Background
This is a predicted structure of a 75-nucleotide RNA (transfer RNA) from a Vicinamibacterales bacterium. Taxonomically the source falls in Vicinamibacterales (Bacteria, Pseudomonadati, Acidobacteriota, Vicinamibacteria). RNAcentral holds the sequence, with entries from ENA and MGnify. The coordinates come from a structure-prediction model, not an experiment, and the mean pLDDT is 82. Its Rfam family is "tRNA". It is annotated as a transfer RNA.

RNA sequence: GUGGGUGUAGCUCAGGGGUAGAGCGCCGGAUUGUGGAUCCGGAAGUCGCGGGUUCGAAACCCGUCACCCACCCCA
Numbered sequence: 001g002u003g004g005g006u007g008u009a010g011c012u013c014a015g016g017g018g019u020a021g022a023g024c025g026c027c028g029g030a031u032u033g034u035g036g037a038u039c040c041g042g043a044a045g046u047c048g049c050g051g052g053u054u055c056g057a058a059a060c061c062c063g064u065c066a067c068c069c070a071c072c073c074c075a
Base pairs, nucleotide, nucleotide: 001071002070003069004068005067006066007065010024011023012022013021018055026042027041028040029039030038048064049063050062051061052060
């Protein structure tokens, strides 16, 4: 350089045009002599970034950035 994959909550991931979710973690409460476990509730997101299409985009299209894989060229 060429082709492909991944990027969504603190972490691991789902969701592939119609309200952004789960598990773990975190915070509060119940229970307990204390803690753990269990149960109930809650907070936390510019969906990597910039545009476009659409009534509507995390999703489709273009560009771009980061990481990963394969291949090619030079040394």